About this RNA: A computed fold for a 95-nucleotide RNA from a Candidatus Eiseniibacteriota bacterium, annotated as TPP riboswitch aptamer (THI element). The source organism's lineage runs through Bacteria, Bacteria candidate phyla and Candidatus Eiseniibacteriota.
RNA sequence: AGGAGUCGUUGGGGGUGGCCCACCCGGGCCUGAGAACGAUACCCCGUGAACCUGAACUGGGCAAUGCCAGCGUAGGGAAACGGCCCUCGAUGCGC
Numbered sequence: 001a002g003g004a005g006u007c008g009u010u011g012g013g014g015g016u017g018g019c020c021c022a023c024c025c026g027g028g029c030c031u032g033a034g035a036a037c038g039a040u041a042c043c044c045c046g047u048g049a050a051c052c053u054g055a056a057c058u059g060g061g062c063a064a065u066g067c068c069a070g071c072g073u074a075g076g077g078a079a080a081c082g083g084c085c086c087u088c089g090a091u092g093c094g095c
Stems, first nucleotide, its partner, number of pairs: 001087003005084006011045004016039001017030005051076003057070004
């Protein structure tokens, strides 16, 4: 000096849907990391499908849904620092 090695700190970004119990409350079921109402949770921060747009999209499937796939090399999207480790280089010392 570098690191697609690893841990952390601070800061930041983001989502929160479908169905049932007639409804509210409360509870149950489905998918999911997460289905909030007050998260001290969870995920993501360029190796950026966390998340948004396209989208009241297309195909499949489901009790139903942003459930799965496509779209997607699309358009957007939130970062700095430190410890350890590794690599490379320079210089010095010793043999």